[in-house]
Notes:
Model confidence (mean pLDDT): 75 of 100. TPP riboswitch aptamer (THI element) from Sulfurovum sp. 16-42-52, 123 nucleotides, folded computationally. The sequence was found by an Rfam model in a public genome assembly. The organism belongs to Sulfurovum, within Bacteria. The model forms 96% of the base pairs in the Rfam consensus.

RNA sequence: GUCAACCUCUCGGGGCGCUACUGUUUUGCGAAAGCAAAGUAGAAGCUGAGAUAGCACAUGUGUGCUUGUCCCGCUGAACUUGAACUGGGUAAUACCAGCGUAAGGAAGAGAAUUGUAUCUACA
Numbered sequence: 001g002u003c004a005a006c007c008u009c010u011c012g013g014g015g016c017g018c019u020a021c022u023g024u025u026u027u028g029c030g031a032a033a034g035c036a037a038a039g040u041a042g043a044a045g046c047u048g049a050g051a052u053a054g055c056a057c058a059u060g061u062g063u064g065c066u067u068g069u070c071c072c073g074c075u076g077a078a079c080u081u082g083a084a085c086u087g088g089g090u091a092a093u094a095c096c097a098g099c100g101u102a103a104g105g106a107a108g109a110g111a112a113u114u115g116u117a118u119c120u121a122c123a
Stems, first nucleotide, its partner, number of pairs: 001118002003115003007110004011073006017046003021042009053066005079104003085098004
């Protein structure tokens, strides 16, 4: 000196899931007690970096906008598609693994510091 990491600034990309429990409404069965399904409210729980709230359109496991939060930006598993996927497990869910040396996917600058990195010069 280069490279990488960390940090800062500006810009950009993306996600926001699951529900056994308690109360309540509707429907079905039942003599009743109650059982089952669907919705709704509350708090609570699970994994995790995060799993917020609102509005509009649509009726399709859908789309757009705002807000909050967290993560990620090519050395790209942040995230999307495959996927209403496959195997295991759970109350349930990307909860775990596969899928996956599959396909897509958003960048620039900067001082100091650090380094089992690398080049050059000197001792």